[in-house]
């Protein structure tokens, strides 16, 4: 340099053109002599820009990051 894949919560991830869910973690309460465990509740997210669309996290284009393969040079 060329090609491919991928980007969703603090972490691991599900998801679909119609207001995004889970697990773990965090916080609060209950319980307990205390801690842990358990139970209940709360907060927190679609990488960035543009396009299509009534509506984009999803489709298209570009950028950026990560991973893989190929090529070149040393």
């Nucleotide at each position: 340099g060329c090609g491919g894949a991928u980007g969703u919560a603090g972490u691991u991830u599900a998801g679909u053109g119609g207001u995004a869910g889970a697990a773990c973690g965090g916080c609060u309460g209950c319980c307990u002599u205390c801690c842990a465990a358990g139970c209940a509740g709360c907060g927190g997210g679609u990488c960035c820009g543009g396009g299509u669309u009534c509506g984009a996290u999803u489709c298209c284009c570009g950028g950026c990051g990560u991973c893989c393969g190929c090529a070149c040079a040393a």
Predicted 3D model of a 74-nucleotide RNA (transfer RNA) from Candidatus Kaiserbacteria bacterium RIFCSPLOWO2_12_FULL_50_28. Taxonomically the source falls in Candidatus Kaiseribacteriota (Bacteria, Bacteria candidate phyla). The coordinates come from a structure-prediction model, not an experiment, and the mean pLDDT is 80. Rfam family: tRNA. By type it is a transfer RNA. Its family is annotated with triplet codon-amino acid adaptor activity in the Gene Ontology.